Annotation
This is a predicted structure of a 74-nucleotide RNA (transfer RNA) from a Gemmatimonadaceae bacterium. Its mean pLDDT, the model's own confidence on a scale to 100, is 81. It was read from a public genome assembly. Lineage of the source: Bacteria > Gemmatimonadota > Gemmatimonadia > Gemmatimonadales > Gemmatimonadaceae. It matches the Rfam family "tRNA". The family's RNA type in Rfam is transfer RNA.

[in-house]
RNA sequence: GGUCCGGUAGCUUAGUCGGUCAAAGCGCUCGACUCAUAAUCGAAGGAUCGUGGGUUCAAGUCCCACCCGGACCA
Numbered sequence: 001g002g003u004c005c006g007g008u009a010g011c012u013u014a015g016u017c018g019g020u021c022a023a024a025g026c027g028c029u030c031g032a033c034u035c036a037u038a039a040u041c042g043a044a045g046g047a048u049c050g051u052g053g054g055u056u057c058a059a060g061u062c063c064c065a066c067c068c069g070g071a072c073c074a
Stems, first nucleotide, its partner, number of pairs: 001073007010026004019057001029043004050066005
C1' cells in the first nucleotide's frame, strides 16, 4: 500500500427483506425474600447505533469519504 471483518447501554453481544417503542445477558441502583449475607425473584435507570455526508416517505440496516481495532496478502 491492497483486500476483508468489526465499531450498537459501564462490559459482552443480538438486531432477518429498510418500516410500531433499538433488544438480551452480566454489572450498577431500588425493592421482595432472609435473623443477616450470598444466591434467587421483580423493577427502574442507562444508547450522538464510530464520525460526517448522501439515497429514501422512512436508515442501526443501503451508498460514499474519513477515524479506530483486527486478520490476510504484498